[in-house]
RNA sequence: GGUAAGCCGGACAGUCGCGUGACAUCUUUGCAUUCAUUGCAUCGUGUCAUGAGGAAAGUCCGGGCUCCACAGGGCAAGGGUGCCGGAUAACGUCCGGCGUAGGUAACUAUAGGGAAAGUGCAACAGAAACACACCGCCGAAACGGGUAAUGCCGUGGCAAGGUUGAAAUGGCGAGGUAAGAGCUCACCGGCGUCGUGGAGACACGGCGGCCGUGUAAACCCCACCCGGAGCAAGACCAAGCAGGGAUCACAGCCUGUUGCCCGCAGGCUCCCGGAAGGUAGGUCGCUGGAGGCAUGCAGCAAUGUAUGUCCAAGACAGAUGACUGUCCAAGACAGAACCCGGCUUACAGGCUUGCC
RNA sequence: GGGGCGUUAGCUCAGCUGAUAGAGCGCGGCAUUCGCAUUGCCGAGGUCAGGAGUUUGAUUCUCCUACGCUCCACCA
Numbered sequence: 001g002g003u004a005a006g007c008c009g010g011a012c013a014g015u016c017g018c019g020u021g022a023c024a025u026c027u028u029u030g031c032a033u034u035c036a037u038u039g040c041a042u043c044g045u046g047u048c049a050u051g052a053g054g055a056a057a058g059u060c061c062g063g064g065c066u067c068c069a070c071a072g073g074g075c076a077a078g079g080g081u082g083c084c085g086g087a088u089a090a091c092g093u094c095c096g097g098c099g100u101a102g103g104u105a106a107c108u109a110u111a112g113g114g115a116a117a118g119u120g121c122a123a124c125a126g127a128a129a130c131a132c133a134c135c136g137c138c139g140a141a142a143c144g145g146g147u148a149a150u151g152c153c154g155u156g157g158c159a160a161g162g163u164u165g166a167a168a169u170g171g172c173g174a175g176g177u178a179a180g181a182g183c184u185c186a187c188c189g190g191c192g193u194c195g196u197g198g199a200g201a202c203a204c205g206g207c208g209g210c211c212g213u214g215u216a217a218a219c220c221c222c223a224c225c226c227g228g229a230g231c232a233a234g235a236c237c238a239a240g241c242a243g244g245g246a247u248c249a250c251a252g253c254c255u256g257u258u259g260c261c262c263g264c265a266g267g268c269u270c271c272c273g274g275a276a277g278g279u280a281g282g283u284c285g286c287u288g289g290a291g292g293c294a295u296g297c298a299g300c301a302a303u304g305u306a307u308g309u310c311c312a313a314g315a316c317a318g319a320u321g322a323c324u325g326u327c328c329a330a331g332a333c334a335g336a337a338c339c340c341g342g343c344u345u346a347c348a349g350g351c352u353u354g355c356c
Numbered sequence: 357g358g359g360g361c362g363u364u365a366g367c368u369c370a371g372c373u374g375a376u377a378g379a380g381c382g383c384g385g386c387a388u389u390c391g392c393a394u395u396g397c398c399g400a401g402g403u404c405a406g407g408a409g410u411u412u413g414a415u416u417c418u419c420c421u422a423c424g425c426u427c428c429a430c431c432a
Stems, first nucleotide, its partner, number of pairs: 001356008010327007018051008029041004053333001057344002060342005065230004072262004078226005083097005098112001099110004113221002118219002120215003134162002136158003142155004170188002173185003189211002191208007234284004244271001251269007277431003291310008328331001357428007366381004375412001383399005405421005
C1' cells in the first nucleotide's frame, strides 16, 4: 500500500419536560356492596425504575400469529426457484465446494439446468442469418463447343481470400489438391463414449474427425416448490340509525375461501342491499421471544446442543426531548407501531483481527 | 401500518409478443383577410423518471432507487 472479516455509532454532570410500569397518597369521578363500612377502576400528586436502530428505511423474499375447514376434493390457470452438497422454522438467505471470468497475490464477481424436443426472432448491412455464392479461386480433373493461341464459352468443381455484420460453418499450422475442404496429420477447443478418483457438481486420462452461431431476464421443455387474506388480521364490550316498493319459494341469495364445480364458515328470510344510515369510544391482541450474554462440546463453516445467567420501549395525534457546563477523535445516515430470519438501499468518523 | 397502480413532447394520452418513438391540443413561420378568428401548408420541440444488468441491440425484459396516485376502520 492492498485485501477480507468483525465491532462502535459521542461521553459525563446538572436543571426542566414527556411515555410506560411499580409503590405510596388522597382529592375528583364512576360502579358494586353494606346498618356502618369496604372493594375495584379512573383523574391528580409524589418517589423509584425504564425508554429507538444498525439500518427502526425500501416492503424485495421467507416464517410465526390471526380468520377462512390444521389447508380439504376435482378441473384449469398462474407464480417462483434453477451447478453440487449442507445449514435452517423457512427462504430467492447463509456456509463449504465445483466450473467460468478478473487480479502478480491475498482475494473478488457469478439469475450458473436444457439451443442435438419443437416454435419464434436475428432490424440495417450483406451473396447468404438453416445449406448461400456478390467479388473471387479452378480447370492438358470430367463432358460438350470454340480458337492461330489463351478458362475463351456452356454444363461444372470450391469455400481458402475479400466484402457485410454483434455473430459466417471450430481455431491454428503443415501435408494434400486443378483449386480447395477434418480430406489427412500435430496441437488447442467442443461433443460423444470408456476408464479412474470423488458423496456430488466435476477433475484427469484413453478412444472416436463426431464438429455452423446467438437468444430461454422470447415462447417453451425438464426438475422441484407455492392455498387466500393480512394486526385497518381478529376477539369482546359500549353508544347510536331514516326509508321506499313488493307479497311467502326450506330453497334461494349475499360475503369470505385467487378462476370454475363441490365442500366449509358467517349472514339474510321477500327484494332494493353489505345499498342508505349511524359511530369516530373502550379492553384485549401488544410483546418472554425460532430472545440476549458467557462457557463447554460437535462441525472446516453456516449452525446445532448442554449448562449458567439476564429481562431490555409498547404508544394510538402517537413518548423517547430541550437547555447549560466540561472533555474528545467534534458526532453521519436516520425515528419503533404485531413479532422474528434475511436481502437491498443510506451512512461523518473511529477501533480490532487475519492474510497478500 | 398494509395492498394495488403509474412516471413517454409544454398539457392529455398511444406505442411496450425488443430494432428509425407517434396522435390531439398548444407553440413558431407562411398563405388566405382591410385586420382578427377559422381553414390550409410547413416546422420546432423527447436524458421515454434515475441507475445497474440480460441481449448484437432495451421506452419495452429483470433488479435497485426516487417521486406521485389510489384503496383498506367499526356497527356487520

Overview: Predicted 3D model of RNase P RNA and transfer RNA as a complex of 432 nucleotides. It holds a member of the Rfam family "Bacterial RNase P class A". Its family is annotated with dimeric ribonuclease P complex, tRNA processing and ribonuclease P activity in the Gene Ontology. Its mean pLDDT, the model's own confidence on a scale to 100, is 78.